A computed fold for a 390-nucleotide part of an RNA from uncultured Zhenpiania sp., annotated as large-subunit ribosomal RNA, domain III.
Lineage of the source: Bacteria > Bacillota > Peptostreptococcales > Anaerovoracaceae > Zhenpiania.

Context: one part of a larger RNA
């Protein structure tokens, strides 16, 4: 150039307080905005930004006594919840091995590898900052295991594969039903309140009317036909498994498998609206009331069912069984005992993450109230969040 452009979507008022110094910190009342979010949880990223107590250079588009700045102390606790000691998919590695001037390239057996499979905690309290992790109460699961118990020792009990079978096991779109969350109404249960009116002891008015895993038990329903005999050259050896193939019996509300929920225990517990000290205060410590009954139910669960389509829809382990095989003392398991490693603080639709920035952008999942609505549009609001750095 210029004190020029701009100061980044937006609503603040008033009062008190701190302080050298306050539109701008902090508090109280009021006003306004979000509300399938501008709300609450989680991955993803970040990597201390978290709390707490100081500070005012510089970062903040002004301001600063304040901050995701500065300094300085603290703070993240797990047998169960993610990941690891389990499994495998895409894909990578790769002993031997095959190529290749050379680096190197493919790959067998083996291995890593989650975004999947499998798999044992729940509610409630606490802190300035952690919690399914600590504390209380209640449980699970795996190993060891006194004790009681029970079997068995070749007529073998018991243990058992990395081998065999079964299971895991898997699409799309459809519909009906059961069940229970969540709302909601109630002259009903509790509890507090009684009007400064023209008017209030009323069918008044506000508030509330709850709770897990686990463990017994019942069990809407769903799936499988189910048991017995005898035979085999299949299941890379073997089988009693699996499988075919012959024959019987039973057709049920039978048998097995699963099973959401309901009851009941858990709970003589927590938690509760609301009442409220003692001192110099703090809604602190204590104390605690009622916890039924309807309605309606999008979603959730039963449920990989069902029906119905053609594009015909992982894989291993875990867990079931079956033989090789081992085999003289074992099973089962109470009291009781162990029980690694790594994550775990904050931000997370943003001022903390990707966009050089305290950027109108982007950034996957899950919960997501009430009125009015078909509705998660769309307005108003609850619950909790904000008023956007001139």
């Nucleotide at each position: 150039g210029a004190g020029u452009a701009g100061c980044g979507a937006a609503a603040g008022g008033c009062a008190g307080g701190u302080g050298g110094g306050a539109a701008u910190c902090c508090u109280g009342c009021c006003c306004g905005c979000c509300g399938a979010a501008a709300a609450u949880c989680c991955a993803a990223g970040g990597u201390u930004u978290c709390c707490u107590g100081g500070g005012g250079a510089a970062g903040g588009u002004u301001c600063g006594u304040c901050c995701g700045c500065c300094c300085a102390g603290g703070g993240u606790a797990a047998g169960u919840c993610g990941g690891g000691a389990c499994c495998u998919a895409a894909g990578c590695c790769g002993a031997g091995g095959g190529c290749g001037a050379a680096a190197g390239c493919c790959g067998u057996g083996g291995g890593c590898g989650a975004u999947g499979g499998a798999c044992g905690a729940c509610u409630g309290g606490u802190u300035g900052a952690g919690a399914u992790u600590c504390c209380a109460g209640u449980a699970c699961c795996g190993c060891c295991g006194a004790a009681a118990g029970c079997c068995g020792a070749u007529c073998g009990a018991g243990c058992g594969a990395a081998g065999c079978g079964g299971g895991g096991a898997c699409g799309c779109g459809g519909a009906a039903g059961g069940a229970c969350a969540a709302g909601c109404g109630g002259a009903g249960c509790g509890c507090g309140c009684c009007g400064u009116u023209g008017g209030u002891u009323g069918a008044g008015c506000g508030c509330g009317c709850g709770c897990a895993a686990g463990c017994g038990u019942c069990g809407a329903g769903a799936g499988g036909g189910c048991c017995g005999g005898g035979a085999c050259a299949g299941g890379c050896a073997a089988a009693u498994c699996c499988g075919u193939c012959c024959g019987g019996g039973c057709u049920g509300u039978a048998c097995c498998u699963c099973g959401a929920g309901g009851c009941g225990c858990g709970a003589c517990g927590c938690g509760g609206a609301g009442g409220g000290a003692a001192a110099a205060g703090a809604g602190u410590a204590c104390c605690g009331a009622a916890g039924c009954c309807g309605c309606c139910g999008g979603g959730u669960u039963c449920a990989a069912g069902c029906c119905g389509c053609c594009g015909a829809g992982a894989a291993a382990a875990g867990c079931c069984g079956c033989u090789a095989g081992c085999g003289a003392g074992g099973c089962c398991g109470u009291a009781g005992g162990c029980g690694c490693c790594c994550g775990u603080a904050c931000c997370g639709c943003a001022a903390a993450c990707c966009g050089a920035c305290a950027c109108a952008g982007g950034u996957g999942g899950a919960u997501g109230a009430g009125g009015a609505g078909a509705g998660g549009a769309u307005c108003c609001u609850a619950a909790g969040g904000c008023g956007a750095g001139c």
It matches the Rfam family "Bacterial large subunit ribosomal RNA". Its family is annotated with structural constituent of ribosome and ribosome in the Gene Ontology.